[in-house]
A computed fold for a 161-nucleotide RNA from Sporomusaceae bacterium UBA7701, annotated as glmS glucosamine-6-phosphate activated ribozyme aptamer.
The organism belongs to Sporomusaceae, within Bacteria.
The sequence was found by an Rfam model in a public genome assembly.
It matches the Rfam family "glmS glucosamine-6-phosphate activated ribozyme aptamer". The family's RNA type in Rfam is riboswitch.

RNA sequence: AGUCGAUCCAUAGCGCUGGCGCUUGCCGGAGUAGACCCGGCAAGCAGACGAGGGAGAGGUUUAUCGAAAAGGUCAGCGGAUGCCUCUCGGCCUGACUGCGGUCGUAAGCAGCCGACAAAACCAUGGGGCGACCUGUGGGACAAAACGGCUGUGGCAGUUCC
Numbered sequence: 001a002g003u004c005g006a007u008c009c010a011u012a013g014c015g016c017u018g019g020c021g022c023u024u025g026c027c028g029g030a031g032u033a034g035a036c037c038c039g040g041c042a043a044g045c046a047g048a049c050g051a052g053g054g055a056g057a058g059g060u061u062u063a064u065c066g067a068a069a070a071g072g073u074c075a076g077c078g079g080a081u082g083c084c085u086c087u088c089g090g091c092c093u094g095a096c097u098g099c100g101g102u103c104g105u106a107a108g109c110a111g112c113c114g115a116c117a118a119a120a121c122c123a124u125g126g127g128g129c130g131a132c133c134u135g136u137g138g139g140a141c142a143a144a145a146c147g148g149c150u151g152u153g154g155c156a157g158u159u160c161c
Base pairs, nucleotide, nucleotide: 014078015077016076017075019074021045022044023043024042025041026040027039028038029037049066050065051064055087056086057085058084059083060082088104089103090102091101092100094159095158096157097156098155099154108152109151110150111149112148113147114146121138122137123136124135125134126133127132
C1' cells in the first nucleotide's frame, strides 16, 4: 500500500408519540337476525414533499425557503446548521489600529435577469386480511440561498505610493 471479514459510526425539515384519526380481531350495546352504527380491550397503520443552512463558546426556542393539498402537511414532545451576546475572521480604504455597520471564509445592501427539487401526477411491479408500506419507469413544476449585470455602502488616527 492492497484485498477479505467483523464491529461501530454516518443521517438534522430531522427523530419520536400515551391525544384525535384510520385498520383488523375479540367482547358488549342496539337490532328478529345479518350488515351498518355506538362503546371497550388487544395488536397495528398513519402522523411534512423537497431546496437551503455549521468559525468558536455561552444563552434561547412555534429557527429559512418554497411545492402539494384545500378533509390531518391535525395535535404534542425532543433535537437542530436559526437568532442574541462575547471572541475570532472578511468587507465597508492600498495598508494598519480604534470605534461603528454588515456578514461567516463563496464572508455588505438594493434592483433587474438567469438556473436548480422532491413529493404530488401517470404507468407498472412487490409486501400486508386490512389501514397502509415499498421498488422501477415516465414527464414536469418553485422560492430562498446561488450566479450574472447595474447601482450603492463608514468615521477618526497613523502609514505607503